[in-house]
RNA sequence: GCCGCUGUAGCUCAGGGGUAGAGCAAUUCAUUCGUAAUGAAUAGGUCGUGAGUUCGAAUCUCACCAGCGGCU
Numbered sequence: 001g002c003c004g005c006u007g008u009a010g011c012u013c014a015g016g017g018g019u020a021g022a023g024c025a026a027u028u029c030a031u032u033c034g035u036a037a038u039g040a041a042u043a044g045g046u047c048g049u050g051a052g053u054u055c056g057a058a059u060c061u062c063a064c065c066a067g068c069g070g071c072u
Base pairs, nucleotide, nucleotide: 001071002070003069004068005067006066007065010024011023012022013021018055026042027041028040029039030038048064049063050062051061052060
């Protein structure tokens, strides 16, 4: 330099056009003499950044950034 993959909650990951979810973690409550475990509830996201297409983009297109891998 070229090519490919990945980027979504604190962590691990789903979701592939109709406005975002799970598990674990956190907080509160219940239960217990108390703790753990268990159950219930709550909170937490401008979906890597910027543009484009679209009535509508996490999702499609382009550029860029970061990480990983391959080729030279």